The RNA shown here (SAM riboswitch aptamer (S box leader)) has 98 nucleotides and comes from Hufsiella arboris.
NCBI's taxonomy places the organism under Bacteria, Pseudomonadati, Sphingobacteriales, Sphingobacteriaceae, Hufsiella.
The sequence was found by an Rfam model in a public genome assembly.
RNA sequence: UACUUAUCCAGAAAGACGGAGGGAAAGGCCCGAUGAUGUCUUAGCAACCUGUACCGACAAGGUGCUAAUUCCUGCCUGUUUACAGGCGCAGAUAAGAA
Numbered sequence: 001u002a003c004u005u006a007u008c009c010a011g012a013a014a015g016a017c018g019g020a021g022g023g024a025a026a027g028g029c030c031c032g033a034u035g036a037u038g039u040c041u042u043a044g045c046a047a048c049c050u051g052u053a054c055c056g057a058c059a060a061g062g063u064g065c066u067a068a069u070u071c072c073u074g075c076c077u078g079u080u081u082a083c084a085g086g087c088g089c090a091g092a093u094a095a096g097a098a
Base pairs, nucleotide, nucleotide: 001098003096004095005094006093007092008091013042014041015040016039017038021031022030023029026073027072028071043066044065045064048062049061050059051058052057070090074087075086076085077084078083079082
């Protein structure tokens, strides 16, 4: 880097550095000098792999995550203009395999 499978309406922030854009992409809508994004430290969440145990839990070693549903978006169906259900595209994460 592309592939396969699973999940994505829950949850979880402080400090230091730094100084302008950032939220993947386009549009919208937001965040940001009352310092965002990012890096580091500490803390926390969660439970994919893992361990104990054996179907329901516990732990936290490898990852991951800690603004907004993956922030929203496409198509179909139902009711009717905003919801509900289903199916996708793209993306993220985990595990596997090349």